[in-house]
This is a predicted complex of two RNAs, RNase P RNA and transfer RNA, with 434 nucleotides together.

């Protein structure tokens, strides 16, 4: 100079004029509810957005213990908490800076592995190799045997060639020909062990010929973790409307289930019971669909934070140019709170600043 | 605001992870003097990024778009 990577911050600004919502203060009007005029304060974002995790706060009478279902899933910290962050460990990628990972077990158990191919998971012989063994034919030979061929029956996976995936690799011996069948080495894996690390794991001896295939983002096992709903939660105040019917101890209530718990009150009766109220559940009818709370130094109500001028600030354009710069023009994106916070994803015109890396090239 | 679902041809609807199919359509041909009907034949798709897997509509992660409850 060019190409890149990571981390952090901005995401227009200053008058001026109209505007618009909250609180307050004067003033006037009005009986009050309020109404108008006039001043002060306040008044979106990094993502206020998706509703994807966690909490916080309200209700389910309590919220205990198991099972169903449901979530997480190397490790060590930080967090209220969390599928979040830091920082390792390991795997993949990248020439690097770096990145990316739902990264527990497949030697518990059950399923799958299509097509192709001999064969697809306690595997298997299509092209092929052999001719020890037995058979067959010939030949030699008294004889015992021996050579020569066939490849029937056996033996054998080295080659050749599917496949995403082929039951270690190299090379020696060895063989009838082969092969972990024997040996050296190498790769893995498993036991024991030695060091190093809080640990994931990391490095090293030694013994075993053990060579044991993916898929758990298939069931499923192990660990750890979760009660359910949601501010339309919920509470209170005002109107209004049914003394409506059934079930309620071999039954209801019961978070989905089981265990546990709980099943009131009141009148009459000696008691057995009986009636009423009330509560949970269901049916059928019938009102209301208003205010305050909850609700926050923005704030709620169908929901305010804009518009216009003018100068300056990046950007882009166009002219001139003495290449220093001058003039016009044109111009900022995603997006907008709605119970409250923590995080995570996702969208964003342009621009600013650090630290780093690979190629050149100059010294 | 909250809560639950559902995305496949132009439309309705199938598909155990293993070759995406049906029915109407639509289009061209025959056939008819000419339409319709009929025959034949083409025609087009898994919402869109990424991952797991030898292989993804299907399993997982965003992330878009519709549709339904709740006062």
């Nucleotide at each position: 100079u060019g190409a890149g990577c990571c981390g952090g911050c901005c995401g227009g600004g200053u008058g001026g004029c109209c505007g618009c919502g909250g609180c307050u203060c004067g003033g006037g009007c009005g009986a009050g509810c309020g109404c108008c005029c006039g001043g002060g304060u306040c008044g979106a974002g990094g993502a206020a957005g998706g509703u994807c995790g966690g909490g916080g706060c309200u209700c389910c009478g309590c919220a205990g213990g198991g099972c169903a279902g449901g979530g997480u899933g190397c490790u060590g910290g930080c967090u209220a908490a969390c599928g979040g962050c830091c920082a390792g460990u390991c795997g993949g990628g990248g020439u690097g800076a770096c990145c990316c990972g739902c990264a527990g077990g497949a030697a518990a158990g059950u399923g799958c592995c299509a097509c192709a191919g001999a064969g697809a998971a306690c595997a298997g012989a299509c092209c092929g190799c052999c001719g020890a063994u037995g058979g067959c034919g010939g030949g030699c030979g008294a004889g015992a045997g021996u050579c020569c061929g066939c490849a029937c029956a056996g033996g054998c996976a080295a080659c050749g060639g599917u496949g995403a995936a082929a039951c270690g690799g190299u090379g020696c011996g060895g063989u009838a020909a082969g092969g972990g069948c024997g040996c050296a080495c190498c790769a893995g894996c498993g036991g024991c062990u030695c060091g190093g690390g809080u640990g994931a794991c990391c490095g090293g001896g030694u013994c075993g010929g053990c060579u044991c295939g993916g898929c758990a983002a298939a069931c499923c096992c192990c660990a750890c973790c979760c009660g359910g709903a949601g501010c339309a939660a919920g509470g209170c105040c005002a109107a209004g409307c049914g003394u409506g019917g059934g079930a309620c101890a071999u039954g209801g209530a019961c978070g989905g289930c089981c265990c546990g718990u709980c099943c009131g009150c009141c009148c009459c009766a000696a008691g057995a019971g009986g009636g009423g109220c009330a509560g949970u559940c269901c049916c059928c009818a019938g009102g209301u669909g208003g205010g305050c709370c909850g609700c926050g130094u923005a704030g709620a109500u169908g929901g305010a934070u804009g518009g216009c001028c003018a100068c300056c600030c990046a950007g882009c354009c166009c002219u001139c140019u003495u290449c220093g710069g001058a003039g016009g023009g044109u111009g900022g994106a995603c997006a907008g709170a709605a119970c409250c916070c923590c995080g995570c994803c996702u969208a964003c015109a342009g621009g600013c600043c650090g630290g780093c890396u690979c190629a050149c090239c100059g010294u | 605001g909250c809560g639950g679902g559902u995305g496949u041809a132009g439309u309705u609807c199938a598909a155990u992870g293993g070759c995406a199919g049906a029915a109407c359509g639509u289009c061209a041909g025959c056939u008819u003097c000419c339409c319709a009907a009929g025959c034949u034949g083409a025609u087009a798709g898994u919402g869109c990024g990424g991952g797991u897997u030898c292989g993804a509509u299907u399993c997982c992660c965003g992330u878009c778009a519709c549709c339904c409850g709740c006062u």